This is a predicted structure of a 71-nucleotide RNA (transfer RNA) from a Candidatus Sungiibacteriota bacterium. Lineage of the source: Bacteria > Bacteria candidate phyla > Candidatus Sungiibacteriota. Rfam family: tRNA.

[in-house]
């Protein structure tokens, strides 16, 4: 230099053109003499920009970053 894959709550991981789900962690309550565990509830996320579309996390392009391959 060229090509490819990936980017989703604090962490990890699903998912789909029509409201984004799980686990751990966090907060609140219940339980307990206390802690832990358990139970119930809650908050928290689609890397940035543009395009297509009635509607984009999803499709297209560019950028950024990570990884892989070729030279």
């Nucleotide at each position: 230099g060229c090509g490819g894959u990936c980017a989703u709550c604090g962490u990890u991981u699903a998912g789909u053109g029509g409201u984004a789900g799980g686990a751990c962690a966090c907060c609140u309550g219940c339980u307990u003499g206390c802690c832990a565990a358990g139970c119930a509830g809650g908050a928290a996320g689609u890397g940035g920009g543009a395009g297509u579309u009635c509607g984009a996390u999803u499709c297209u392009c560019c950028c950024u970053g990570a990884c892989c391959g070729c030279a």